[in-house]
Record summary:
This is a predicted structure of a 457-nucleotide part of an RNA (small-subunit ribosomal RNA, 3' major domain) from Kapaibacterium sp. (SeqCode).
Context: one part of a larger RNA
RNA sequence: UGACGGGGGCCCGCACAAGCAGCGGAGCGUGUGGUUUAAUUCGAGGCUACGCGAAGAACCUUACCUGGGAUGGACAUGCAGGUGGUAGGGAGGUGAAAGCCGACCGACCUUCGGGAGCCUGUACAGGUGCUGCAUGGCUGUCGUCAGCUCGUGUCGUGAGAUGUUCGGUUAAGUCCGGUAACGAGCGCAACCCCCGGGGGUAGUUACACGUGUCUACCCCGACGGUCCGCGAGGAAGGAAGGAGGGGAUGACGUCAAGUCAGCAUGGCCUUUAUACCCAGGGCGACACACACGCUACAAUGGUCGGUACAAUAGGAAGCCAAGGGGCGACCCGGAGCCAAUCCAGAAAAGCCGAUCUCAGUUCGGAUUGCAGGCUGCAACUCGCCUGCAUGAAGUUGGAGUUGCUAGUAAACGCGGAUCAGCCACGCCGCGUUGAAUACGUUCCCGGGCCUUGUACA
Repeated sequence: UGACGGGGGCCCGCACAAGCAGCGGAGCGUGUGGUUUAAUUCGAGGCUACGCGAAGAACCUUACCUGGGAUGGACAUGCAGGUGGUAGGGAGGUGAAAGCCGACCGACCUUCGGGAGCCUGUACAGGUGCUGCAUGGCUGUCGUCAGCUCGUGUCGUGAGAUGUUCGGUUAAGUCCGGUAACGAGCGCAACCCCCGGGGGUAGUUACACGUGUCUACCCCGACGGUCCGCGAGGAAGGAAGGAGGGGAUGACGUCAAGUCAGCAUGGCCUUUAUACCCAGGGCGACACACACGCUACAAUGGUCGGUACAAUAGGAAGCCAAGGGGCGACCCGGAGCCAAUCCAGAAAAGCCGAUCUCAGUUCGGAUUGCAGGCUGCAACUCGCCUGCAUGAAGUUGGAGUUGCUAGUAAACGCGGAUCAGCCACGCCGCGUUGAAUACGUUCCCGGGCCUUGUACA
């Protein structure tokens, strides 16, 4: 000087408390451990691994296993030699395919030397093989916490200190005062984007048919500006008030944190194999254990009928209307749309009714059987959806534990990426309905500043 303390002081944070909804019990989904396996590819491991890499494992992907095959190679460049029925295509044969054999067809550019292609040889290719403790890059985390430093000066023999401490204040090392310090840099804040009020301009595809809605662009508006108060604070005006709400933005550094399997890359290893092609299998196993979710256990409910209101976003190998068929998934059909034009219809809610009457039920939907639909070369391993039948556990969950302070939690549906399809109940967004509670900082957890002790560095 730091770090640490079941030392002290001050102060923050959904940290506790006050509340609301959960998880932990059940069934299912997903991930992981374990076990199993020919293989169940690999990585991630307290917080900061475990719906994580994976924003799409039937083949492919795919890295794993078994079997079949080829060896200058699936792919690149150089050099040397060779090459016209050559390169290439290819009926057919064999085969699971790859591969092998192969009738027949049959080339290109050219300055006429040759080149391209192909074959042979060679230098090499290839490696998701190892090392993230050799690395770049990127990322997580403390933490959007308020800190981390420097120049000169001063103090100290020196390590170093001072500044950055102190009194206030702030979300903030934010600002003010004081001060052997005076300044400065990286952070904070602001500048950027979205939402909230108003004005102007412009309007088609929007709309009430003439500018009210809406859309696009430009501008105004909020600054502790005004008033009271020493101040804290209060008040006015205003759509908005004291950072208006949200986002992007992550200092010096820490964890030899993570990633050699995104990519790049040193070294090491491999070279008829640890590289390559193919078929099938596996990544989907299942006595178990954990993590995160979904659906429930019902009456603030279930079922049936009638009746409403969104926003984001997507669409040409696409989105798909009317009409018709089917109980339905879906099929036929073909209008419109390169999209403010078409696809296009929200659900909970609310209202009017009906029914169920507290039961393992008209709750709950797992599981299983049968019959179908769709995608795709192909749904046995291993897809999704529909109908009929079947109807399991489950009656609110121990110790413990998570999220959330407002348009938030909770509830409800809708869209998108990936994508042929989909194991999405995931993720990322969007709107609809819309709470409760916060006395307070003693305690738990994490953090900041000052101070103190130390046998630690």
RNAcentral holds the full RNA, with entries from ENA and SILVA. Lineage of the source: Bacteria > Bacteroidota > Eximiradiia > Kapaibacteriaceae (SeqCode) > Kapaibacterium (SeqCode).